């Protein structure tokens, strides 16, 4: 590249550091009351571990992940609507696993 499964739950902290961050696009945000990045700590349970009626149920040693807003909102279609909006489904996009 490709399948497969999930995306409305959690996680409020401290040390370094010192301006960017929130995948992109158009918005709207969050940041010197301290971004990113690394570390400690925290959450979850996807790989893992016991058990099992094989639905599942419990655990957190290990390998990821992940800790402002819904995937923060949007893009394309369908519907439904008076304005504005609401609703569903692709699309992309994030993580695990497989190959």
């Nucleotide at each position: 590249u490709c399948u497969c499964a999930u995306c409305g739950u959690g996680a409020u902290g401290g040390g370094c550091g010192g301006a960017g961050g929130g995948a992109c696009u158009g918005g709207c945000c969050c940041g010197a009351c301290g971004a990113a990045g690394c570390c400690c700590g925290g959450c979850a349970a996807c790989c893992c571990c016991a058990g099992u009626u094989c639905g599942c149920u419990g655990g957190a040693a290990g390998g990821u992940g992940c800790c402002a807003a819904a995937u923060c909102c949007u893009g394309c279609a369908a519907g439904c609507u008076c304005a504005g909006g609401c609703u569903u489904g692709a699309c992309a996009g994030a993580u695990g696993a497989g190959a």